A computed fold for a 353-nucleotide part of an RNA from a bacterium, annotated as large-subunit ribosomal RNA, domain IV.
The coordinates come from a structure-prediction model, not an experiment, and the mean pLDDT is 81.
[in-house]
Context: one part of a larger RNA
RNA sequence: CUCCGGUUAAGGAACUCGGCAAAAUGAUACCGUAACUUCGGAAUAAGGUAUGCCUCAUUAGCGUGAAGGGACUUGCUCCUUUAGCGCGAAGGGGCUGCAGUGAAUUGGCAGCGGCGACUGUUUAGCAAAAACACAGGUCUAUGCAAAGUCGUAAGACGACGUAUAUGGACUGACGCCUGCCCGGUGCCGGAAGGUUAAAAGGAGGGCUUAGCGCAAGCGAAGGUCUGAAUUGAAGCCCCGGUAAACGGCGGCCGUAACUAUAACGGUCCUAAGGUAGCGAAAUUCCUUGUCGGGUAAGUUCCGACCUGCACGAAUGGCGUAACGACUGCUGCACUGUCUCAACCGGAGACUCA
Numbered sequence: 001c002u003c004c005g006g007u008u009a010a011g012g013a014a015c016u017c018g019g020c021a022a023a024a025u026g027a028u029a030c031c032g033u034a035a036c037u038u039c040g041g042a043a044u045a046a047g048g049u050a051u052g053c054c055u056c057a058u059u060a061g062c063g064u065g066a067a068g069g070g071a072c073u074u075g076c077u078c079c080u081u082u083a084g085c086g087c088g089a090a091g092g093g094g095c096u097g098c099a100g101u102g103a104a105u106u107g108g109c110a111g112c113g114g115c116g117a118c119u120g121u122u123u124a125g126c127a128a129a130a131a132c133a134c135a136g137g138u139c140u141a142u143g144c145a146a147a148g149u150c151g152u153a154a155g156a157c158g159a160c161g162u163a164u165a166u167g168g169a170c171u172g173a174c175g176c177c178u179g180c181c182c183g184g185u186g187c188c189g190g191a192a193g194g195u196u197a198a199a200a201g202g203a204g205g206g207c208u209u210a211g212c213g214c215a216a217g218c219g220a221a222g223g224u225c226u227g228a229a230u231u232g233a234a235g236c237c238c239c240g241g242u243a244a245a246c247g248g249c250g251g252c253c254g255u256a257a258c259u260a261u262a263a264c265g266g267u268c269c270u271a272a273g274g275u276a277g278c279g280a281a282a283u284u285c286c287u288u289g290u291c292g293g294g295u296a297a298g299u300u301c302c303g304a305c306c307u308g309c310a311c312g313a314a315u316g317g318c319g320u321a322a323c324g325a326c327u328g329c330u331g332c333a334c335u336g337u338c339u340c341a342a343c344c345g346g347a348g349a350c351u352c353a
Stems, first nucleotide, its partner, number of pairs: 001348008010339002014337001019334001027051005036041001038173001052095005061087004067081005072075001108332007115324002120132002136171007148157003174319004179249003184246002186242005193237003199231002204226005211218002250268005277311001278308001289305005
C1' cells in the first nucleotide's frame, strides 16, 4: 500500500451522475393510526408505551356479593364483618440458565410526480425495463371434408371441438370517452361497358410442283410454314361500401370607442381541415420559455400559462385506488459518503530462511 472486518471527537450528504456503500429500522404485547379509495384496501400506515425465567404470591389490591350486625334522617340510605366467585399487579429477592432446529430474530419511514393497472415473462454469458404477456375491448375469417397450419403425397394438427367454437389482426384492468375524412392504398360487393391469355377459328399469304405457256410466268390437289376477322374468364379500368383497415386531419388578409386581442367577415386550396381531453410533456427546437412553490442560492422537481418547431383519441385520449429490485424530486431518521483522516483485528504484498 491492497483486501476483508471493527471503532471514532465535532459536523451530518457539505460526498456523488445518484445517499452508491455503510449506518439506521427490525421481535412480542398494548395504545393509536391520515389523505385517498375500485370500500377490498391504504395499514405492521404514521406515532407511542412496555419487555426474560423463578420466587415472595391461592399475595396486596379491585370488582361482585348470599347472609349477619350496627346507625340514624326508616331509605332504591350509610357503616361494618364475611363465606363464595371473578380479575390480579407494582415492587423486592434470587438466577443470568437448559434443551431442540437452523448459516440466519429482524421492515427505515413519510410526501409529490412520470410510466405500466395488477401476480407474472424476457436478451442462458454487459440491458429485468416504461419492453413482452395479461384479464377485458374491437375488427375480421370460418357452417364442418370449417377457416388456418405442416406435408410431394398419404395423412396429421385445428378437434374426437362446432360460431358462448376455432384461426388471424390491433388494443390492453377499471372509470369517462373514442370526433371529421373513403380522394390515394388495401379489403369487401357489383357486373352494363372498355381492355385482356391460352384456346377455338381460319380469310389471306409464303414454300413445294402435276400441269399450262415460246418465254416471262401462272399454278390444281396434297404436304408444309404462317396467319386477319370473330368467339373467349378472372384481373385491371369502371360503379358502390368500408377507418377499433393502411392512413390523413390547411393557408392568407381584414375587423370591437385607449392599446392589445379577435367572438365576426373575406378569399384560396382540400377527401377532410384536429373535436373532447391533455399540453415546455418519456413529445418544446428557440429554452435554464414566463409566473408561482420549495432552497440562503434549484438547467432537475411540483403547480399554472399556451406561442403544441413537431400532443390527440383502440399505431387509443385523459384520469385512476392498489401494485413496482422501474424512473424524477423532497423531508425526517441515520451514518467515515464527505470536511479529513486516525486507530484496531485478520489476510496479502515486501525482506530473509